Predicted 3D model of an 88-nucleotide RNA (transfer RNA) from a Microbacteriaceae bacterium. Rfam family: tRNA. Rfam classes the family as a transfer RNA. From the family's description: Transfer RNA (tRNA) molecules are approximately 80 nucleotides in length.
[in-house]
Formats: sequence, structure tokens, C1' cells
RNA sequence: GGAGAAUUCGCCUAGUGGCCUAUGGCGCCAGCUUGGAAAGUUGGUUGGGUGCAAGCCCUCAUGGGUUCGAAUCCCAUAUUCUCCGCCA
Repeated sequence: GGAGAAUUCGCCUAGUGGCCUAUGGCGCCAGCUUGGAAAGUUGGUUGGGUGCAAGCCCUCAUGGGUUCGAAUCCCAUAUUCUCCGCCA
């Protein structure tokens, strides 16, 4: 240099254009349980902006585009990985 794949919550991971902050697991937090733990079990758990609060808005690598509607389709960029090629 050429071809291809990937990027989703603290970590791993699923995801048909409309049920999407969005599945499951781990972790963490708080209960229940226990004499106390572990295990089990129930619930919670992205981050940011704004607001006294209730709430509202944005957030699927980043930025654009298509669409009534985008995590999903298209383009560019960034990063990572695989294969091929070139130089040493």
C1' cells in the first nucleotide's frame, strides 16, 4: 500500500429500521436469609447538560447523511484486529 472485520453500560456480551438506555452475564450497592459469613435470593446499578425541585434534553467510537423514524442503512474520520503485498 491492497482486501476484510470490529468499536454497545465499570468489564464481557445480545440486538429484525418503529416495543430501545437497549438483552444476558460478571462486578458493585441495598435488602432478605445467617449467631456471623459464604452460597442462595429480591431489587437497584451508563454518562453528561439543565433545573430549587418535579422534571426535561443529549448520549451505542467521532462527525455528517438518508428516513416520518437510525445502535441498525449510507459516507468520512479515528482506533483495534486478520489476511495479502512491499522494504529492511